[in-house]
RNA sequence: GGCCCGUUCGUCUAACGGCUCAGGACGACAGGUUCUCAACCUGUAAGUGGGGGUUCGAUUCCCCCACGGGUCA
Numbered sequence: 001g002g003c004c005c006g007u008u009c010g011u012c013u014a015a016c017g018g019c020u021c022a023g024g025a026c027g028a029c030a031g032g033u034u035c036u037c038a039a040c041c042u043g044u045a046a047g048u049g050g051g052g053g054u055u056c057g058a059u060u061c062c063c064c065c066a067c068g069g070g071u072c073a
Base pairs, nucleotide, nucleotide: 001072002071003070004069005068006067007066010026011025012024013023018056028044029043030042031041032040049065050064051063052062053061
């Protein structure tokens, strides 16, 4: 350099082009419980890599860029 795959909460992981507020687990925070801690229960916050395009509508489809991985040379 060519080709292929990937990028979603702090981490991991879902999500027919429209349904729900983008869901779940762990973690964090708050409250409950407890003499205290842990565990347990309830609740809260936190996310679609960047830029264009297609579409009435994009996390989802297309293009470019960035980053990561694989492969060929």

Background: Predicted 3D model of a 73-nucleotide RNA (transfer RNA) from a Planctomycetia bacterium. Model confidence (mean pLDDT): 80 of 100. Rfam family: tRNA. By type it is a transfer RNA. From the family's description: Transfer RNA (tRNA) molecules are approximately 80 nucleotides in length. Lineage of the source: Bacteria > Pseudomonadati > Planctomycetota > Planctomycetia.